[in-house]
Predicted 3D model of a 72-nucleotide RNA (transfer RNA) from a Lysobacterales bacterium. Its mean pLDDT, the model's own confidence on a scale to 100, is 81. The sequence was found in a public genome assembly.

RNA sequence: GCCCGCAUAGCUCAGAGGUAGAGCACUCCCUUGGUAAGGGAGAGGUCACUGGUUCAAAUCCAGUUGUGGGCA
Numbered sequence: 001g002c003c004c005g006c007a008u009a010g011c012u013c014a015g016a017g018g019u020a021g022a023g024c025a026c027u028c029c030c031u032u033g034g035u036a037a038g039g040g041a042g043a044g045g046u047c048a049c050u051g052g053u054u055c056a057a058a059u060c061c062a063g064u065u066g067u068g069g070g071c072a
Base pairs, nucleotide, nucleotide: 001071002070003069004068005067006066007065010024011023012022013021018055026042027041028040029039030038048064049063050062051061052060
């Protein structure tokens, strides 16, 4: 330099056009003599950034940034 993938909650990841979710972690409560385990409720996201397409974009397209891999 060229090619391919990835970027979503604190962490690991789903969601592939129509109101953003799960597990773990965190907060409160129940249960126990206590702990662990278990159960209930809650908080936490401008979906990396900019632009485009669309009635509507986390999702499709282009570019940028970061990151991983391949070729030279």

It matches the Rfam family "tRNA". By type it is a transfer RNA. Lineage of the source: Bacteria > Pseudomonadati > Pseudomonadota > Gammaproteobacteria > Lysobacterales.